This is a predicted structure of a 1413-nucleotide RNA (small-subunit ribosomal RNA) from an uncultured Fidelibacterota bacterium.
RNAcentral holds the sequence, with entries from ENA and SILVA.
RNA sequence: CAUGCAGUCAGGAGACGGUCCCUUUCGGGGAACAAGUAAACUGGCGCACGGGUGAGUAAUACAUAGGUAACCUGCCCCAGAGACUGGGAUAACCCGCCGAAAGGCGGACUAAUACCGGAUAAUGCAGCGGGCCCUUCGGGGAACAGUUGUUAAAGUGGUCCGUACUUGUACGGUCACACUUUGGGAUGGGCUUAUGUCCGAUUAGUUUGUUGGUGAGGUAACGGCUCACCAAGGCUAUGAUCGGUAGCUGGUCUGAGAGGAUGAUCAGCCACACUGGGAUUGAGAUACGGCCCAGACUCCUACGGGAGGCAGCAGUGGGGAAUCUUGCGCAAUGGGGGAAACCCUGACGCAGCAACGCCGCGUGACUGAUGAAGCUCUUCGGAGUGUAAAGGUCUGUCGUGUGGGAAGAACAAUCCCGCCACUAAUAAUGUCGGGAUUUGACGGUACCUCACAAGAAAGCACCGGCUAACUUCGUGCCAGCAGCCGCGGUAAUACGAGGGGUACAAGCGUUGUCCGGAAUCACUGGGCGUAAAGGGUGCGUAGACGUCCUGAUAAGCCCUGAUUGAAAUCCCCCGGCUCAACCGGGGAACUGGUCAGGGAACUGUCAGGAUAGAGUUUGGUAGAGGAGAGCGGAAUUCCCGGUGUAGCGGUGAAAUGCGUAGAUAUCGGGAGGAACACCGAAGGCGAAGGCAGCUCUCUGGGCCAAUACUGACGCUGAGGCACGAAAGCGUGGGGAGCAAACAGGAUUAGAUACCCUGGUAGUCCACGCUGUAAACGAUGAGCACUUGGUGGUGGGGGAUUCGACCCCUUCACUGUCGGAGCUAACGCGUUGAGUGCUCCGCCUGGGGACUACGACCGCAAGGUUGAAACUCAAAGGAAUUGACGGGGGCCCGCACAAGCGGUGGAACAUGUGGUUUAAUUCGAUGCAACGCGAAGAACCUUACCUGGACUUGACAUGUCAGUGAAAAUCCUGUGAAAGCAGGACCUUCCGCGAGCUUGCUCAAGGACACUGUCACAGGUGGUGCAUGGCUGUCGUCAGCUCGUGUCGUGAGAUGUUGGGUUAAGUCCCGCAACGAGCGCAACCCCUACACUUAGUUGCCAGCGGUUCGGCCGGGGACUCUAAGAGGACUGCCUGGGAUAACCAGGAGGAAGGUGGGGAUGAUGUCAAGUCAGUAUGUCCCUUAUGUCCAGGGCUACACACGUGUUACAAUGGCCGGUACAAUGGGCUGCAAUCCCGCGAGGGCAAGCUAAUCCCAAAAAACCGGCCCCAGUUCAGAUUGGAGUCUGCAACUCGACUCCAUGAAGGAGGAAUCGCUAGUAAUCGCGCAUCAGCACGGCGCGGUGAAUACGUUCCCGGGUCUUGUACACACCGCCCGUCAAGCCAUGGAAGUCGGCAGUACCCGAAGCCGGUGG
Repeated sequence: CAUGCAGUCAGGAGACGGUCCCUUUCGGGGAACAAGUAAACUGGCGCACGGGUGAGUAAUACAUAGGUAACCUGCCCCAGAGACUGGGAUAACCCGCCGAAAGGCGGACUAAUACCGGAUAAUGCAGCGGGCCCUUCGGGGAACAGUUGUUAAAGUGGUCCGUACUUGUACGGUCACACUUUGGGAUGGGCUUAUGUCCGAUUAGUUUGUUGGUGAGGUAACGGCUCACCAAGGCUAUGAUCGGUAGCUGGUCUGAGAGGAUGAUCAGCCACACUGGGAUUGAGAUACGGCCCAGACUCCUACGGGAGGCAGCAGUGGGGAAUCUUGCGCAAUGGGGGAAACCCUGACGCAGCAACGCCGCGUGACUGAUGAAGCUCUUCGGAGUGUAAAGGUCUGUCGUGUGGGAAGAACAAUCCCGCCACUAAUAAUGUCGGGAUUUGACGGUACCUCACAAGAAAGCACCGGCUAACUUCGUGCCAGCAGCCGCGGUAAUACGAGGGGUACAAGCGUUGUCCGGAAUCACUGGGCGUAAAGGGUGCGUAGACGUCCUGAUAAGCCCUGAUUGAAAUCCCCCGGCUCAACCGGGGAACUGGUCAGGGAACUGUCAGGAUAGAGUUUGGUAGAGGAGAGCGGAAUUCCCGGUGUAGCGGUGAAAUGCGUAGAUAUCGGGAGGAACACCGAAGGCGAAGGCAGCUCUCUGGGCCAAUACUGACGCUGAGGCACGAAAGCGUGGGGAGCAAACAGGAUUAGAUACCCUGGUAGUCCACGCUGUAAACGAUGAGCACUUGGUGGUGGGGGAUUCGACCCCUUCACUGUCGGAGCUAACGCGUUGAGUGCUCCGCCUGGGGACUACGACCGCAAGGUUGAAACUCAAAGGAAUUGACGGGGGCCCGCACAAGCGGUGGAACAUGUGGUUUAAUUCGAUGCAACGCGAAGAACCUUACCUGGACUUGACAUGUCAGUGAAAAUCCUGUGAAAGCAGGACCUUCCGCGAGCUUGCUCAAGGACACUGUCACAGGUGGUGCAUGGCUGUCGUCAGCUCGUGUCGUGAGAUGUUGGGUUAAGUCCCGCAACGAGCGCAACCCCUACACUUAGUUGCCAGCGGUUCGGCCGGGGACUCUAAGAGGACUGCCUGGGAUAACCAGGAGGAAGGUGGGGAUGAUGUCAAGUCAGUAUGUCCCUUAUGUCCAGGGCUACACACGUGUUACAAUGGCCGGUACAAUGGGCUGCAAUCCCGCGAGGGCAAGCUAAUCCCAAAAAACCGGCCCCAGUUCAGAUUGGAGUCUGCAACUCGACUCCAUGAAGGAGGAAUCGCUAGUAAUCGCGCAUCAGCACGGCGCGGUGAAUACGUUCCCGGGUCUUGUACACACCGCCCGUCAAGCCAUGGAAGUCGGCAGUACCCGAAGCCGGUGG
């Protein structure tokens, strides 16, 4: 907001249309029925109930309990009295007119329970006034007496009787309903009082009809409700006023309760009805479906004017996440009118829609193992879904159909009967009782019955923890999840899907809100040293709290009774729907209010008393307590003078600065300001801030001792007032030193700093502001109680003494350690942070924010008070273990230092990065990758690239089919080869058996092989961050742990720390620890000494021989070889030390304090390295990411780095000569002698399977000679030529030789490496790999040094301790600006709107008054 849905009774007048009849001039007219009906009008009652909504309202509301002696109340009930007599109008209707309409005007007629006059009248009302009663003295009450005035009405109907007559009317009686008046009741209201009722103080003052009085007006009624006058009051920190929000309550939700939140449905009250204002009528309204005015909006219009108000029931549109039918009925309950019938009633009763809520029921029950199929998982065996299904036997709620079928109905009315009342009456009427008849929207509904048939009926969320429930695949920090913690970056129980499971179930999840958990605003029931939190300190107002005794009182408090706390709800019992939800009955409860009676312990109040709290008095006493005035010496600076000369000053080092115009230094004199050395102290005083030379004056407080006095005078303290470091501000002084700002010099990458030279405010004084500090004990004040030790300061007492000290004791103050107790711990601990009481202040996650706005204070600077938006998931405390520190202590290491030699410069070799490339395969990347994997890339290797080929495959196992002339071997064609195509050779082996020609054939099957098929092979493809194993590294550093016990709430600690000592957690001692394990050491190997045994291939002292070679005989002595046993253990001595461990020195000894070297590597760290050594999960490729082959590449080259080699030369180079090793290797091998070649090498070839032979020459060294400081007789790169060797093959791309060539390089910047003794340095030799290739690697021996004061520093490590905001552990963490993007907010010339207030202007309706009619 379209549309629909809302009165009744009486009265007078009274239809249209329709049907039917009569009549007609056929246009019509008349009568009857409908019907005295509809509609309208007049009057009565109702419309103020019922129904809706919650805008406003913080009090004119509501709740609870009162008052009204300050009031009203229609209809209803009871009682009294009455209702007499007259009159004039008016609507409807009719006629006329205006208007589009709504509506209006005029004329004429008429009725009433409409209106008016008169009468009557009270115990009504009003006035006067007398007595009675009550009284809070204001007043009030009563059917008390008297008197004056004044106010009312209406009829209608029924029946019977009576009377009269005009015979259907009037009058009288009677009954019913109305009417008037009076009193009372009931019901409903008005007003009023007390108490309760949200947030904000960044709202602190508010109010002028305001507060009160007198008088008047007004109202039903009190009242500033209104007015005149008078007074100046009223409210407020116990929160006025202002602002914000809100209907209140019974109740509802939650909670153990106390509370918290809320005010749907039902019930009570209030307010509102388009917005605002106003009155009228009425018993009642300032009236939801009435009126008037103004406004907004909508509609109609003939443009002149009109109409409207769903926050009634339905319904529509809009808004929204979202909320129903334009249903049936008055049958019941209730309401209005009526005498009643009856009418009206979207109240109500029912039905409809929505799983929106609550309750109940169903979707089947029993049986059923081959544990079916399917699906999922799998360790491939199986397991799960699962008795689940299928199948079998049943049942029938629900469903469909059949038949039956309620209760809800009792009033009332009518009729009949009976008693009674009224009456003259047996009439009428009425009450009551009985009987009969009539009335159901829901609805043929609930319910019952029969038939049919498991049929038509299961979802949703979850399964990482909280929290019941687990697996597979997909995905790969993507997609996504998420309430919190958090999942996801290739093995996700966390995402998505499948299987399975769990929980609920016609529902299940999500979202929002409230309470709970939250003791997280703490009344029950918290805190403030360090986590948030004690006011900077005192004085003190209000307030709160407060000693003992007695009496009184009864406000608080306690008990009892009464009353109220509506009903419903909640709770208990009983009952009704088959149960339940739901409903009915009874009880309890409603923890509250009021009144009455009683009690007197406690609190309060009043009165009296006391002295233990508090104060006063007297005498002492310590003190940087405060204020003012005066005085003093030392020192700094400045000035004057003397002496004196070149520097002074300053620093890590310097410079600026001062100084030859005479500084610094030194002496004398003077000026001025500020501060007061020693005493001096964890000492003293003060409320705190704070206070320090000495003297004087004034002055506050404390403490001690002793008496007397006052008599609770006390404690705390919101506001308030005062004090309040430093800096700062104002005015005026003062200014020596110091010193923000500033200047200069240094430092530095810079240095607006630290350091230096100067220097102004200021620092000082007076007066006035400021009002803050880590104003800290980070600890408010007061009182009481609760074990101690030991100091300091100030008093007193005792004992003692000549007098003291020491000693004992008692007050007050002040430290330290510590018990109980407390505390999260640290710690506190009679000076509490212990145990209690009283009062104040303060806190409620971090940041924003010691901020903004507002207010107050201030001269300013600024201070006090003090948010929010937004943002984070933490911020924080204490303690623990580590790690770290440009913290500390102790200690070690070629760590530094002391030395020697290198690298970094050159050339080359080699590895890497980079670049290049078809490919330059891959890995290793600080130490701990880079001569590393690689103990050796020309092919191969080889993993890379290009090209050519193969597809069960180069290799393994198995299956099936076929072949058997097997395979192998050889050959041909093609080809780069692989391969492809073909040929030759070849009649395979074993064999259960069978046949027979008895050595032949056939033959199942097997071996072997080929062809094809299927399983599979294969992958140096990915992931070392899925792994095993192995390895590197810290580090051969001395550490890392465990059991039991003990300590701690705990993490953890102790042991393992401490005192010594060691190479060592090695050992000793101590100790709430006692033991033990892995590490250390030792046990093992090599080497150094001697012995025993053994004596060839090794050795040769002595003997013999000799070709002069241990060659031979021989020997075991020696060297040596290789097996055993020994030796060294701080065992011995001296000294030190705790007498210990151990250390220093010494003796002996081959060796001395682990003799030297090796092997040996704790718990762990680095997601260290390796999937390319092997193994291995998973992913990927499968005519290719597999396999084969040829060629190429890994060997590239502007560059950069690492590791090396050779040098730069004379301690050398070259030539010649002469010595001395060890480890090793050798049959596909090492190869002598001899010959050839300048040489690499070649040829022939002895010997050797090796202490026998060979490689094999050791080199440096030594002797002699040349070179003469030069790019050389140094150095050898590079290049040319010629060769040798290996190998299928040296072009890309081998090594070596000879001749020639002869580069850089003249000792290497910054930086950096190794080494402590047979070491460094230097010299050569061997071996592995290997066809060949070594400046690399692994070994061997020869020659053979220097230095170590020492631990300050660099690096690494160990241990104890300390700090920590670190724990990915300092390569950590973290702060600020800036850049880009994003989020939130602010400012801005202005512009637009809303709300409120104050003052004023215009002013509708209306009401009141005045005047006229």
Its mean pLDDT, the model's own confidence on a scale to 100, is 81.